[in-house]
C1' cells in the first nucleotide's frame, strides 16, 4: 500500500483473582485487573438462592434445628430510563 469478505459510531459496564477496608456472616466498598455483557443502567415489586448476630426450641458440655429485619439486579422476570442503525 493494494485486493476480498463482512459490516455501523461515540461509548459504557466490569468476572475470577490480589491488596486495603465494613461487617457476625452472607456479601460489600475502594484501588489494580477484564471473564463476559445491547441495557453487566436504575429498582428489592414477584419468585428464588445465600447468610444466621439477635429470638426461639432442644441437649446441658460443646452443639444442632428453625426463623430475616440481613444480602444477591453478573439468577429469573415485572417496573422505569438510556445509546446507535433500519423501515
Nucleotide at each position: 500500500a493494494u485486493u476480498a469478505u463482512a459490516u455501523u459510531u461515540u461509548a459504557g459496564c466490569a468476572a475470577a483473582a490480589c491488596u486495603g477496608g465494613u461487617g457476625a456472616a452472607a456479601a460489600u466498598c475502594a484501588g489494580u485487573g477484564a471473564c463476559g455483557c445491547a441495557a453487566a443502567g436504575c429498582u428489592a415489586u414477584g419468585g428464588g438462592u445465600c447468610u444466621a448476630c439477635c429470638g426461639a426450641u432442644a441437649u446441658u458440655a460443646u452443639u444442632a434445628u428453625c426463623u430475616a429485619u440481613g444480602a444477591c439486579u453478573g439468577c429469573c422476570a415485572g417496573g422505569c430510563u438510556g445509546c446507535a442503525c433500519u423501515c
The RNA shown here (c-di-GMP-I riboswitch aptamer) has 87 nucleotides and comes from Pectinatus brassicae.
Lineage of the source: Bacteria > Negativicutes > Selenomonadales > Selenomonadaceae > Pectinatus.